Molecule: Guanidine-I riboswitch aptamer
Organism: Gammaproteobacteria bacterium
RNA sequence: CAAUGGUACAGCUAGGGUUCCGGCCGGGCGCGAGGUGGCGUUGCGGUGACUGGUCCGAGAGCUGUCGGCCUUUUUCUGAGGUUACACGGCGGGACAAAAGCCCGGGAGAU
Numbered sequence: 001c002a003a004u005g006g007u008a009c010a011g012c013u014a015g016g017g018u019u020c021c022g023g024c025c026g027g028g029c030g031c032g033a034g035g036u037g038g039c040g041u042u043g044c045g046g047u048g049a050c051u052g053g054u055c056c057g058a059g060a061g062c063u064g065u066c067g068g069c070c071u072u073u074u075u076c077u078g079a080g081g082u083u084a085c086a087c088g089g090c091g092g093g094a095c096a097a098a099a100g101c102c103c104g105g106g107a108g109a110u
Stems, first nucleotide, its partner, number of pairs: 006066001008065005015056002020053002022050001023047004027042005067083006085105001087108001091103003
């Protein structure tokens, strides 16, 4: 200097908010009660500084699978090894919304 080269997929987690479920608060209705505060129900409203379920979810987190490369075997496509390193804004974007998601192994730093 040139060429090649996965920076793949899945599961889980850190984390995240609030579409749905649930919780809580209120309203309506019914029952109870009669100094009321309770119980049930609701296709009503609010609430994520509501633990949760559903959901989103890591390049720099974990595990696995496939793939790449190397060695060995030829038992007929098996076995083994390897796949390094990685500090990181502000701001913007999507979905219901937010985020370690995406922009992004970015800008920048060393």